RNA sequence: GGGGGUAUAGCUCAGUUGGCAGAGCGUUCGACCAAAGUUCGGAUGGUCUCGGGUUCGAUCCCCGAUGCCUCCA
Numbered sequence: 001g002g003g004g005g006u007a008u009a010g011c012u013c014a015g016u017u018g019g020c021a022g023a024g025c026g027u028u029c030g031a032c033c034a035a036a037g038u039u040c041g042g043a044u045g046g047u048c049u050c051g052g053g054u055u056c057g058a059u060c061c062c063c064g065a066u067g068c069c070u071c072c073a
Base pairs, nucleotide, nucleotide: 001072002071003070004069005068006067007066010025011024012023013022019056026044027043028042029041030040031039049065050064051063052062053061
C1' cells in the first nucleotide's frame, strides 16, 4: 500500500427484509438471614464510533473518515 471483518449500556454480546433499542453480568434498593452469601422482586442504565447522503422515517441502506482484528504484499 491492497483485500476482508468489526464498532450497540460500566463489561460480554444479541437485535431489527428501515417504523418505541434488548439480554446476561455489574451497580443500587427491598424481601429473606443473627450477619454475610445464595435466592427472589424492583430500580439503574445508550449521541447504536464520527461526518455526509437516500427516505415520510436510518442502529439497519449508500459514500467517506477513524480505531481495533486478520490476510496479502